[in-house]
Context: one part of a larger RNA
RNA sequence: GAAUAAACGCUGGCGGCGUGCCUAACACAUGCAAGUCGUACGAGAAAGUCCUUCGGGGCGAGUAAAGUGGCGUACGGGUGAGUAACGCGUGGGUAACCUACCCUGGGAUUUGGGAUAACGUUGCGAAAGCGGCGCUAAUACCGAAUGUGACCGUUUGGCGGUGGCCGAAUGGUGAAAGCCGGCCUCUUCAUGAAAGCUGGUGUCCUGGGAUGGGCCCGCGUCCUAUCAGCUAGUUGGUGGGGUAACGGCCUACCAAGGCGACGACGGGUAGCUGGUCUGAGAGGAUGAUCAGCCACACUGGCACUGGAACACGGGCCAGACUCCUACGGGAGGCAGCAGUGAGGAAUUUUGCGCAAUGGGGGCAACCCUGACGCAGCAACGCCGCGUGGGUGAAGAAGGCCUUCGGGUCGUAAAACCCUGUCGAGUGGGAAGAAAGGCCUCAAGGCGAAUAGUCUUGGGGUUUGACGGUACCACUAAAGGAAGCACCGGCUAACUCCGUGCCAGCAGCCGCGGUAAUACGGAGGGUGCGAGCGUUAUUC
Numbered sequence: 001g002a003a004u005a006a007a008c009g010c011u012g013g014c015g016g017c018g019u020g021c022c023u024a025a026c027a028c029a030u031g032c033a034a035g036u037c038g039u040a041c042g043a044g045a046a047a048g049u050c051c052u053u054c055g056g057g058g059c060g061a062g063u064a065a066a067g068u069g070g071c072g073u074a075c076g077g078g079u080g081a082g083u084a085a086c087g088c089g090u091g092g093g094u095a096a097c098c099u100a101c102c103c104u105g106g107g108a109u110u111u112g113g114g115a116u117a118a119c120g121u122u123g124c125g126a127a128a129g130c131g132g133c134g135c136u137a138a139u140a141c142c143g144a145a146u147g148u149g150a151c152c153g154u155u156u157g158g159c160g161g162u163g164g165c166c167g168a169a170u171g172g173u174g175a176a177a178g179c180c181g182g183c184c185u186c187u188u189c190a191u192g193a194a195a196g197c198u199g200g201u202g203u204c205c206u207g208g209g210a211u212g213g214g215c216c217c218g219c220g221u222c223c224u225a226u227c228a229g230c231u232a233g234u235u236g237g238u239g240g241g242g243u244a245a246c247g248g249c250c251u252a253c254c255a256a257g258g259c260g261a262c263g264a265c266g267g268g269u270a271g272c273u274g275g276u277c278u279g280a281g282a283g284g285a286u287g288a289u290c291a292g293c294c295a296c297a298c299u300g301g302c303a304c305u306g307g308a309a310c311a312c313g314g315g316c317c318a319g320a321c322u323c324c325u326a327c328g329g330g331a332g333g334c335a336g337c338a339g340u341g342a343g344g345a346a347u348u349u350u351g352c353g354c355a356a357u358g359g360g361g362g363c364a365a366c367c368c369u370g371a372c373g374c375a376g377c378a379a380c381g382c383c384g385c386g387u388g389g390g391u392g393a394a395g396a397a398g399g400c401c402u403u404c405g406g407g408u409c410g411u412a413a414a415a416c417c418c419u420g421u422c423g424a425g426u427g428g429g430a431a432g433a434a435a436g437g438c439c440u441c442a443a444g445g446c447g448a449a450u451a452g453u454c455u456u457g458g459g460g461u462u463u464g465a466c467g468g469u470a471c472c473a474c475u476a477a478a479g480g481a482a483g484c485a486c487c488g489g490c491u492a493a494c495u496c497c498g499u500g501c502c503a504g505c506a507g508c509c510g511c512g513g514u515a516a517u518a519c520g521g522a523g524g525g526u527g528c529g530a531g532c533g534u535u536a537u538u539c
Stems, first nucleotide, its partner, number of pairs: 001539004006535005013385006019378002021343001026341003030338003035071003040068002048059004078296003087221008097213002102209008110144004119134006150173010178201006187194003222268003229259003234256008271293004275286004298319005321332004349375001351374003357371001358369004388418004398409004422480001424475005432466001436462011483528005488509003494523005504511002
């Protein structure tokens, strides 16, 4: 000099864009942060209101709430404790693998069965909740059939790099679910329906793609030798198990190996990277915000479900802590967003909205979304703007200095003439919105169809948290808006008074003991300026 997620002191007008618990991965009151689907399924209220023959009935409403079932809850969001490791980075491998939803090709969607929640009834319990009996549905569950292909075995051909690719024959194993809309062209009853036809969507098997992952390897990745030897599932093999998959991953047996001064093993510290800061660079330091990866979710362990978890707002066990209790027993996990206490030099609102972007569910309408978009607080940072401009010498008054002549603050002020940024007030007032839905028109596909439905295009209509904000115009008025540090040298800036090695200053050198440009005050000056200094840290 530059820099900072800064803090402290003094001061403080406005705006834009960012940033904001670095400490206790300390403990948490309260609210919200993951639901959705009636186009999978069976059931199904009430308030209110209308009618009434006073029994009841209609609407509310097949709505709400709940249940079975599906998809989601493994994403998104947080934190950095642990981890010196294939954790991360980079480049490869997988002939050792998986991939729900999505796209695309092929084939199929036949036929049966038994339950169970909800519900009813009954019992236990303070509660959390649990049990008995009875009824019922499904795209829930379980059989049978079929098998393009898939998988397994046997035989076999070609290519090839280990369980790879393309084939042939043969035996065996394995599937499924429906729902919604429309129409009578064909058959039956015949108003219209059913079988049927037709459109959409789903389901099952399988090939390919896309996306996302698992595993393996080369190289790189802090300090310490005042850590020198370490190792029994240890190193390898065989058989077996396990996994989507290779593998001591696990197990039985066999062998005795494996690593190490090119630093094993131990100890300390630490999430890694893109980047960030500094520097001419080389390098050094760092890893907030944003992005990628990893790890964790009160502490430790475990599995279940699932395409994927050993699962932050799922489960079980153990532990510590907190809470409820009728003392028998139960409940909980903010390192989600706000917020509280504590710790600390120190870090914000218990805000608004799903309008946009994105995500989940749904055919859709739509619902959910503390992701996100915004607003609030804080000079915490960067950037921009303002606090006025011109004229104005009797160089006013006053302050300070003085050699008492004067000098200086100083065109500074006053005064006069202007301007109108910001702020204040009044009025107008956005972009961010296009999709989707609905209405309508046209073309095309499927189709028996001028039903329907799908696709594409044109027109109309509807949707804004921010926000009456940004922005624009007008009104009045210099009016509301300057401080901080320093002035001995380094280092830009000097005099007077007070003090008298005292009080004090100080980054280094050093000042102060009676004329102190170094202490304190004043006048003047210098530097920066809504900031200026100090402290801490990095280069």
Predicted 3D model of a 539-nucleotide part of an RNA (small-subunit ribosomal RNA, 5' domain) from an uncultured bacterium. Its mean pLDDT, the model's own confidence on a scale to 100, is 87. Rfam family: Bacterial small subunit ribosomal RNA.